[in-house]
RNA sequence: CACCCAUCCAGAGCGACCGAGAGAUCUGGCUCUACGACGUCGCAGCAACCUGCCUACAGGCCCGGUGCUACCGCCAGCAACGAUGGAGG
Numbered sequence: 001c002a003c004c005c006a007u008c009c010a011g012a013g014c015g016a017c018c019g020a021g022a023g024a025u026c027u028g029g030c031u032c033u034a035c036g037a038c039g040u041c042g043c044a045g046c047a048a049c050c051u052g053c054c055u056a057c058a059g060g061c062c063c064g065g066u067g068c069u070a071c072c073g074c075c076a077g078c079a080a081c082g083a084u085g086g087a088g089g
Stems, first nucleotide, its partner, number of pairs: 001089001004086005013043005021032003026077004044069003049065002052061003073081001
C1' cells in the first nucleotide's frame, strides 16, 4: 500500500505546551472553540480486536500489542466513502 474478515447509536479526563480553527473529503445543516477548541506530550481511564491466563464454554481477567476517551462515523446527500482491529501478501 492493496485485498479479505469483523466492528463502528455503549463506554472513558486531568495537567502542560501550542495558538485558531475543529468535527476524514465535498455540499447543505448542526455543534465545539481565546472561559483556549483542534493538535502534541505526560499520567490516568474506557474497552476487550489480537496475545496471555482461567473456564461450568455462557463467559471472566487485563501483564503485553494496538485502539479509543464531545455530539449515532454529529445529521443528510454521493461513485459510496472513512476509521479501528486481525490474518496473510
The RNA shown here (SAM riboswitch aptamer (S box leader)) has 89 nucleotides and comes from Yaniella halotolerans DSM 15476. Of the family's consensus pairs, 96% are formed in the model. It matches the Rfam family "SAM riboswitch aptamer (S box leader)". Rfam describes the family as follows. The SAM riboswitch is found upstream of a number of genes which code for proteins involved in methionine or cysteine biosynthesis in Gram-positive bacteria. Lineage of the source: Bacteria > Bacillati > Actinomycetota > Micrococcales > Yaniella halotolerans. The prediction has a mean pLDDT of 86.